[in-house]
Context: one part of a larger RNA
Formats: sequence, structure tokens, C1' cells
RNA sequence: AACGAACGCUGGCGGCAGGCUUAACACAUGCAAGUCGAACGCAUCGCAAGAUGAGUGGCAGACGGGUGAGUAACGCGUGGGAAUCUACCCAGAUCUACGGAACAACAGAGGGAAACUUCUGCUAAUACCGUAUACGCCCUACGGGGGAAAGAUUUAUCGGAUUUGGAUGAGCCAGCGUAAGAUUAGCUAGUUGGUGAGGUAAUGGCUCACCAAGGCGACGAUCUUUAGCUGGUCUGAGAGGAUGAUCAGCCACACUGGGACUGAGGCACGGCCCAGACUCCUACGGGAGGCAGCAGUGGGGAAUAUUGGACAAUGGGCGCAAGCCUGAUCCAGCCAUGCCGCGUGAGUGAUGAAGGCCUUAGGGUUGUAAAGCUCUUUCAGUGGGGAAGAUAAUGACGGUACCCACAGAAGAAGCCCCGGCUAACUUCGUGCCAGCAGCCGCGGUAAUACGAAGGGGGCUAGCGUUGUUC
Repeated sequence: AACGAACGCUGGCGGCAGGCUUAACACAUGCAAGUCGAACGCAUCGCAAGAUGAGUGGCAGACGGGUGAGUAACGCGUGGGAAUCUACCCAGAUCUACGGAACAACAGAGGGAAACUUCUGCUAAUACCGUAUACGCCCUACGGGGGAAAGAUUUAUCGGAUUUGGAUGAGCCAGCGUAAGAUUAGCUAGUUGGUGAGGUAAUGGCUCACCAAGGCGACGAUCUUUAGCUGGUCUGAGAGGAUGAUCAGCCACACUGGGACUGAGGCACGGCCCAGACUCCUACGGGAGGCAGCAGUGGGGAAUAUUGGACAAUGGGCGCAAGCCUGAUCCAGCCAUGCCGCGUGAGUGAUGAAGGCCUUAGGGUUGUAAAGCUCUUUCAGUGGGGAAGAUAAUGACGGUACCCACAGAAGAAGCCCCGGCUAACUUCGUGCCAGCAGCCGCGGUAAUACGAAGGGGGCUAGCGUUGUUC
């Protein structure tokens, strides 16, 4: 000098920021991802227009939000590379023809305590399947072979298929850099390389068969311990050292372990399956769950907030749109946790009042300090007006910020220290006791070092102490 701090004493206001560093411990409750009737049938209500409901279907749920357990690694940082994919978006080219069979919903019949589920029958589609066509597309032995579509409507449009390019995003490779320990010296069998095959969007022992015996290592392999990385942050004249809260980029994880499905994208926080631990329901046959989302609870801890408001703005998802959803976000609440600003009055006022303290008893000091007199009204208070943020409309914040008026010095000062370091001294009490202390050291009868008082010094809505870093 600094801090995501804590503790003690004290505490007026505002602005801006920050707020579980510990148990990646367990979680009651509510909310945090839906949307589309301009894809589709059905049911209910309605005179109709239409509305509502569950279901089929589409898009989204891979974003946004959280945490740092794991990871010493192409994980991250930086500058490169070739063998790749990319929904929605933009630009270009071409096309959008003809058919078919089902399954939910629904109805009927069952099973079950429940979660849920079985059978039979019926039905629509932008759901599923086939045929045709193929400029360009894919494969090819260059002969040939393969592959598509979907319609809706308010007639304005919104769509669908193939393909080329772009944009964006992502996967992969590799140079260099990125902890500690040698009281860890040898490590390795898909291990290292080749051929062929499989697999992938793609390269590759990625996987497999065969062949060879390689590969790494004192320029520190292997092992052990610790750790998310970076931009940055703190300190320092710098070099450096320490650190990685908030904000931003990347990575990893989502009760623990494993697995795949769907999909442009996941091996998926609020999806599925299996196993495990734990919790809950049960009619004992069987089921349900996952806050490291936002609040909140218990626990741990020196210690860290509201079970708040709004989608008004910004942004995101869906939708032609109206709009719906959004604990992202914007705001409000709590906390002196930090930084910054302001106030707690100003001027005048000497018989230097009273009181306190000291005293050589003369006086000195507190001290212009108070009182008194003359003023002011910041902030807080009361009343009135009242925004920008929003483009025609729409404002949670909020009757907020701000402006005006009114009243009255009125409502607003503490903490630490005074032996030296180190700014600041006397008296009383105590008597190696009680106590102080960062170091040196004070205290055993005159203690400037303990306790109190008076006085003084420092900082100030804070001041000290403790912890940590430079």
C1' cells in the first nucleotide's frame, strides 16, 4: 500500500460497486423453457364468428444461468495448419408431379393402491412410405449406377426439395510457453511403426487382423503432491513477487459411476436407460426424486443478503402477426463490506463566567471554548410540482431523480493513542499485585509504560485489532 475480509467500540445522509473464500454437504416450498390453430384431426362451449383442452406434427429445450469437483493436459495462451461438418441467416441456380399404408387422439373392454399400462376398432396431416423426374449433386472399372419435395391461407404472403457460394459456429493436428518434489530413475505391449480393413463429418492404433521391434527418458520420462487456464488484479521506480473474487474469453462438471438414443449440433444441469448411495410414497406387488438456476431451509463456519417487483428497456425462444414465455436481464430490499462526496453549523463574543484539573496558593489551564448577540438552512423533515430512459402506443423502477416553498441550530461524533521507535504529560490509585506489551521492555511506595481523571496527539462515519500478499 492492498483486501470478496472477520472481530471490538461507535454510527447522520447520498452515489457507485460488492456480498458462502468453509460442506462439488443434504435440501421443504414456489418459480427458473417454452411456443405455433397460418401443419393436422378430435372433444367441449357458442346462433355464428370464434375460443378453450388434451393429442399428432414443427421449431426451440446443445442458448442463456450456476459451480470449480476433476484436469499438469493441445486444458489454457499465442502464432500457424489440413483431412472436415455447420440448423436458423444472406446471395445464386433448378424444381415443387402421381400415389399408398398406418399410428396417437377418440370409442369400447380390461389390469393397477399409485406411477402408469394392455387389447380391439376408427381417423387427419407440413408425420411415414413408394413411383416419376434430376441442370447442377454423389459413386464409378468411365460402360454405367444412385438419390428429392409439402403444403397452408384472409390471395397478400408464409413455406418445401436439391445444389453452389458466403457468413457464423464447431471438430481435428502441431511449434513455443504454461506448478513442486530425484528422500520418485527407469517407463511402455495397442505399447512404437508398417500393410490392409472397419469406423468417423474428418486425419489418425481411433478400432481390428497380420508383420516388424520399436517408442519415451538427467534438455527429468514414469510416479507422487498441488492446481481450472487467460485477459487481468494487488504490490513495486522498475525488474520482479503474489494472486486468478466481481467483469470478459476458453475448458470441465451437473447426486456418484457407466451407456447410448434423438438431432445440424449432446453422449444432454431442470431428457432417456442401467448400476450404486441417500430421501420420500405404498394397499408391500411396486413407484418417485436430484437447487454447483433464483429466492429460501438445515448444517459447517470468524463470516457472506429477499421464499421481493416487472417483462417498461436490452437480449433470447416460438409465432406471418397479435402475442406468449424468459429468477437471462432491468430494478427494488438487506449489510459502513469497499471507494467517493456531503453534513453534524457560520460570524461575533473576555468580568478570560461557572464547573473540572493542576498549583510554588500568586496563579495557570480547559478557553472564543460555552453562555449571550447576529445570521444561514446543505442533508434529514413537511407541503406542492415533476421527468429523461419510449419511435405513434407501452415505465417495474416511482410520484423516484430533480425543482419550488415552509419551519427551526433545529435530528446527526466517535474511535485509537500519548516510555523510545512515533505526533502527543500531569495528578491520583496500585505496589513484581492487578495488569500492559508489535520490538526493546514497564510494575517490588513518588510508575509520563498498569487503572482512572484532567490535558494533549492522530484519524474521522468511522476508528482500532486480527489474518493474508507485495
Predicted 3D model of a 470-nucleotide part of an RNA (small-subunit ribosomal RNA, 5' domain) from uncultured Devosia sp. The coordinates come from a structure-prediction model, not an experiment, and the mean pLDDT is 88. The source organism's lineage runs through Bacteria, Pseudomonadati, Pseudomonadota, Alphaproteobacteria and Devosia. Its Rfam family is "Bacterial small subunit ribosomal RNA". Rfam links the family to the GO terms structural constituent of ribosome and ribosome.